A computed fold for a 350-nucleotide part of an RNA from an uncultured bacterium, annotated as small-subunit ribosomal RNA, central domain. Its Rfam family is "Bacterial small subunit ribosomal RNA". The full RNA is in RNAcentral, with records from ENA and SILVA.
Context: one part of a larger RNA
RNA sequence: CUGGGCUUAAAGAGUACGUAGGCUGCCAUGAAGGUGAGAUGUGAAAUCCGACGGCUCAACCGUCGAACUGCAUUUCAAACCACAUGGCUUGAGGAAGACAGGGGUAAGCGGAACUCACAGUGGAGCGGUGAAAUGCGUUGAUAUUGUGAGGAACACCGGUGGCGAAGGCGGCUUACUGGGUCUUUUCUGACGCUGAGGUACGAAAGCUAGGGUAGCGAACGGGAUUAGAUACCCCGGUAGUCCUAGCUGUAAACGAUGAGCACUAGUUCGAGGGGACUUCCACAUCUUCUCGGACGUAGCGAAAGUGUUAAGUGCUCCGCCUGGGGAGUAUGGUCGCAAGGCUGAAACUC
Numbered sequence: 001c002u003g004g005g006c007u008u009a010a011a012g013a014g015u016a017c018g019u020a021g022g023c024u025g026c027c028a029u030g031a032a033g034g035u036g037a038g039a040u041g042u043g044a045a046a047u048c049c050g051a052c053g054g055c056u057c058a059a060c061c062g063u064c065g066a067a068c069u070g071c072a073u074u075u076c077a078a079a080c081c082a083c084a085u086g087g088c089u090u091g092a093g094g095a096a097g098a099c100a101g102g103g104g105u106a107a108g109c110g111g112a113a114c115u116c117a118c119a120g121u122g123g124a125g126c127g128g129u130g131a132a133a134u135g136c137g138u139u140g141a142u143a144u145u146g147u148g149a150g151g152a153a154c155a156c157c158g159g160u161g162g163c164g165a166a167g168g169c170g171g172c173u174u175a176c177u178g179g180g181u182c183u184u185u186u187c188u189g190a191c192g193c194u195g196a197g198g199u200a201c202g203a204a205a206g207c208u209a210g211g212g213u214a215g216c217g218a219a220c221g222g223g224a225u226u227a228g229a230u231a232c233c234c235c236g237g238u239a240g241u242c243c244u245a246g247c248u249g250u251a252a253a254c255g256a257u258g259a260g261c262a263c264u265a266g267u268u269c270g271a272g273g274g275g276a277c278u279u280c281c282a283c284a285u286c287u288u289c290u291c292g293g294a295c296g297u298a299g300c301g302a303a304a305g306u307g308u309u310a311a312g313u314g315c316u317c318c319g320c321c322u323g324g325g326g327a328g329u330a331u332g333g334u335c336g337c338a339a340g341g342c343u344g345a346a347a348c349u350c
Base pairs, nucleotide, nucleotide: 003322004321005320006319007304008303012318014201015200016199017198021194022193023192025088026087027086028085029084030083033081034080035077036076037075038074039073040072041071042070049065050064051063052062053061054060091191092188093187094186095184096183097182098181099180103177104176105175106174107173108172109171110154114150115149116148117147118146119145120144121143125136126135162169163168206247207246208245209244210243211242215241216240220236221235222234223233258317259316260315261314262313263312266295267294268293269292270291271290272289273288274287275286276285299306300305323350324349325348332343333342334341335340
């Protein structure tokens, strides 16, 4: 290489959009590039294979035949691939009507809690722990009442519940805005799937500039514990956490499970639509589409398990793996302000 694989053994890119490429519904007609069949020409000799013969045999050699699976030209066929033309509606998309939602962005508003400031009451402790101490307090703390200020987060509802491609999203109102589902089958008529490069988004921490800072809190200081204690516990506390504008581009970015399509027992729960039945409505029942779970048959699996949300059965496209360590290191390239990211070996060793 081939083969075999990728939930947990090595292996699915964090996610999406999309270029090239690959793959691609149904019907009819045409042409004949691929494809298939025939013919002709060519396919040197030697070699290989077969038969016969010559060296005493053999190796070796000679003669004849077959073969040379190829190429070119030409004739024919038209199922398939590709092409051209025309058509279709199931895939895909649009329209109309209806619906659910913490989807996104911006602005405004609210209450609880907390801290601080001021004032009243009050008068010796408070706080903290396993026990203490550091700390706070007669310059009046803790407690309690009132007023004011500030920043951050939104109890209950809240749910293996919803939305989003993923990251993620939760007080209330308004404005703008993305996506989805159902019904009608109204329109377009294959417009599709995947996607090397590429582009965009991407938790937390971190970085740059400017604000903000209530609580919490790396670093740091102190008190304890301890043999020690650069920790766990306690008292403080700076960056940070918050906002605006940029950068970074990584996570156990997890379902450790790429995307799409089709098929393959069921039972049950939840969420959002539609229909039937019920004289109508509601409840209930039945049914249908979509989404989220639990259990489970066949099958699969080394097992755990999975099982119409597949890890079953198939097809298409992409990514990735190939013993452990060395090592996600060195080097080169590239991106970044930096931290570092991406790409990524070998010697050696077991």